[in-house]
Context: one part of a larger RNA
RNA sequence: UUGGGCGUAAAGGGCGCGUAGGCGGUUUCUUAAGUCAGGUGUGAAAGCCCCCGGCUCAACUGGGGAGUUGCACAUGAUACUGGGAGACUAGAGUGCAGGAGAGGAAAGUGGAAUUCCGUGUGUAGCGGUGAAAUGCGUAGAUAUACGGAGGAACACCAGUGGCGAAGGCGGCUUUCUGGACUGCAACUGACGCUGAGGCGCGAAAGCUGGGGGAGCGAACGGGAUUAGAUACCCCGGUAGUCCCAGCCGUAAACAAUGGAUGCUAGGUGUGGGGGGUAUCGACCCCUUCCGUGCCGCAGUCAACACAAUAAGCAUCCCGCCUGGGGAGUACGGCCGCAAGGUUGAAACUC
Repeated sequence: UUGGGCGUAAAGGGCGCGUAGGCGGUUUCUUAAGUCAGGUGUGAAAGCCCCCGGCUCAACUGGGGAGUUGCACAUGAUACUGGGAGACUAGAGUGCAGGAGAGGAAAGUGGAAUUCCGUGUGUAGCGGUGAAAUGCGUAGAUAUACGGAGGAACACCAGUGGCGAAGGCGGCUUUCUGGACUGCAACUGACGCUGAGGCGCGAAAGCUGGGGGAGCGAACGGGAUUAGAUACCCCGGUAGUCCCAGCCGUAAACAAUGGAUGCUAGGUGUGGGGGGUAUCGACCCCUUCCGUGCCGCAGUCAACACAAUAAGCAUCCCGCCUGGGGAGUACGGCCGCAAGGUUGAAACUC
């Protein structure tokens, strides 16, 4: 390689868009490339296998047969696959009518709270902890009232609720904008699925330039604790956290579960639609589609568990694994301002 696998043992790419490629619905005609049938030629001899024979046997050797899985040619078959032409509507898309949503971007705006500043009241403490101390305070703190400044985040609503491909998204209003869902069945007529490369998106931290800086807070300073305490606790506090532009491209980027399609008992919540029954109406009840949870049969599984949101039964396509350490290291390539990322070994050793 073949094979067997990928929730937790090694193994699903962080996520999407899409190129090549692979795969692809129903039906008619056609073609005969794949496919199939018999035929012809070739497939040297020796060897292998079978039968018979020659050396006294055997090895060895002579004769005959089989075989030579292949290739070429012409003929034929047409179910399936492919090519060509036509038709269809169940896949896919469009249209029309609806309702839902923290989906994205920008602008504006609101209240609570913390901090700071000003003024008033007021006086000796405040703060902090297991207990303390550092710290703040008679230059008037803490507390309290009013006014002001500024930044960041949005209590309640809030919900195994919603939206998004993932990362992720939460005050309110407006503008621009993406997607999904339901119903109708008017239109197109297989236009589909996947997707090596490629392109784009991508938490936090970090980086470059410029702004901003309330709270929090790596580093750092101090106080405690302790045998020590480069920690846990306390008092401070710089980068950062925030905004704009540009990089970085990682993660327990997790459901540790790639995507698509079809099929396979039920029960019970919940979110968004449709239909029916009933009613004055809202509920209730029945049913259907899409989403999101729990329980559970068959089946699967090493077990745990999964179980129509499959880890069941199948098909298609991609990614990945192949004993532990060495090592996600070295070297080289590519990318990056750097930090580093990506691709990714071997010796040796058990």

RNAcentral holds the full RNA, with entries from ENA and SILVA.
Small-subunit ribosomal RNA, central domain from an uncultured bacterium, 350 nucleotides, folded computationally.